[in-house]
RNA sequence: AAAGGAUAAAGGCAAACUCGGUGAAAGCUGAGGACGCAAAGCCGCGAGUCUACAGCUUGAAAAAGGCCAGGAUAGUCGGGUUGCCGUG
Numbered sequence: 001a002a003a004g005g006a007u008a009a010a011g012g013c014a015a016a017c018u019c020g021g022u023g024a025a026a027g028c029u030g031a032g033g034a035c036g037c038a039a040a041g042c043c044g045c046g047a048g049u050c051u052a053c054a055g056c057u058u059g060a061a062a063a064a065g066g067c068c069a070g071g072a073u074a075g076u077c078g079g080g081u082u083g084c085c086g087u088g
Base pairs, nucleotide, nucleotide: 003087005085012037013036017032018031019030020029021028022027035075041081042080043079045078046077047076048073049072050071053070055067056066057065058064
């Protein structure tokens, strides 16, 4: 130090769900809670997915539709980057 996660230990994170806060929503966040995770640490760069306030548009319309990320997701995948333990 490439690679890679058998075993063990130290510790870490925390899905669904519930309650509070926040947001137009998706979602985020605090507490509880553990389905899981060796990067389930960090970065929305590429793809995907979710949402559609504003905007555009159909419409007689402030009704009702349609389109669309400046929103979200790192626990969808790829990429970038940092790192614990042990193998080597």
This is a predicted structure of an 88-nucleotide RNA (c-di-GMP-I riboswitch aptamer) from Desulfosporosinus sp. Tol-M. RNAcentral records the identical sequence in 2 taxa. NCBI's taxonomy places the organism under Bacteria, Bacillati, Eubacteriales, Desulfitobacteriaceae, Desulfosporosinus. It matches the Rfam family "c-di-GMP-I riboswitch aptamer". Gene Ontology term of the family: cyclic-di-GMP binding. About the family: GEMM was predicted in a large-scale screen for bacterial structured RNA regulatory elements. Model confidence (mean pLDDT): 88 of 100. The sequence is in RNAcentral, with records from Rfam and Ribocentre.